RNA sequence: UACUUAUCAAGAAAGGUAGAGGGUUAUGGCCCGAUGAAACCUUGACAACCUGCAUAGCGAAAGCCUUGCAAGGUGCCAAUUCCAGCCUAAGCAAUUAGGAAAGAUAAGUU
Numbered sequence: 001u002a003c004u005u006a007u008c009a010a011g012a013a014a015g016g017u018a019g020a021g022g023g024u025u026a027u028g029g030c031c032c033g034a035u036g037a038a039a040c041c042u043u044g045a046c047a048a049c050c051u052g053c054a055u056a057g058c059g060a061a062a063g064c065c066u067u068g069c070a071a072g073g074u075g076c077c078a079a080u081u082c083c084a085g086c087c088u089a090a091g092c093a094a095u096u097a098g099g100a101a102a103g104a105u106a107a108g109u110u
Base pairs, nucleotide, nucleotide: 002109003108004107005106006105007104008103013043014042015041016040017039021032022031023030027084028083029082044077046075049073050072051070052069053068054067057064058063081102086099087098088097089096090095
């Protein structure tokens, strides 16, 4: 860098440095922000993908799978991934529902 699989309606903030932006990108909305944005640091929290331990079940085996506990490796701590954009269906319309694309995270491969 690219690919594969899974998840994305839940959850969780204080302090310090800094000083104007931020919410992935274009666009349109709507928000957050000098009562201090991004970024960095410290501490704390949340969660449970990988991991460890225990555990019900399936299988000849490899292995698959259920539940619980822990929290070592990651992640994360405004709003559904803030909403829409593209497609499909319904509708006169407003709009509604579903899907895709893109993105994020984990694990594996490259």